[in-house]
């Protein structure tokens, strides 16, 4: 000197489902206490379902695509797994501590 953990700083990327009940509306039709939508509201998976959060930045771990996919589960879901080491995808300084590899120097 480089690298590989960890850690600061600046910049940057990213998702936001499914569900229960209630009120509500110059909504909608087929007129059902239905559908839609908004607001409060229950459970579900998750780090994060809108959070002064939470997750990722170079990659087999953020997330997007394919995908209105497949297969299983589920009160239902972008629930699990499989596609998938797929195809895309946001990064620079700095510092620590140990190991790792190189190079110089001296003995």
């Nucleotide at each position: 000197a480089a690298u590989a953990u960890g850690g600061a700083c600046u910049a940057g990327g990213g998702g936001u489902g499914c569900u229960u009940a209630g009120a509500a509306u110059u909504g909608g039709c087929u007129u059902g206490u239905c559908c839609a939508u908004u607001c409060u509201u229950u459970g579900c998976u998750g780090a994060g379902a809108u959070a002064c959060a939470c997750c990722c930045u170079c990659a087999u771990u953020a997330c997007c695509c394919g995908a209105u996919c497949g297969c299983g589960a589920u009160a239902a879901u972008g629930c699990g797994c499989g596609c998938g080491u797929g195809g895309g995808g946001a990064a620079g300084u700095c510092c620590c501590u140990u190991g790792u590899u190189u190079g110089u120097c001296u003995c």

Source information
A computed fold for a 107-nucleotide RNA from Chlamydomonas eustigma, annotated as TPP riboswitch aptamer (THI element). The RNAcentral record of the sequence draws on Rfam. The organism belongs to Chlamydomonas, within Eukaryota.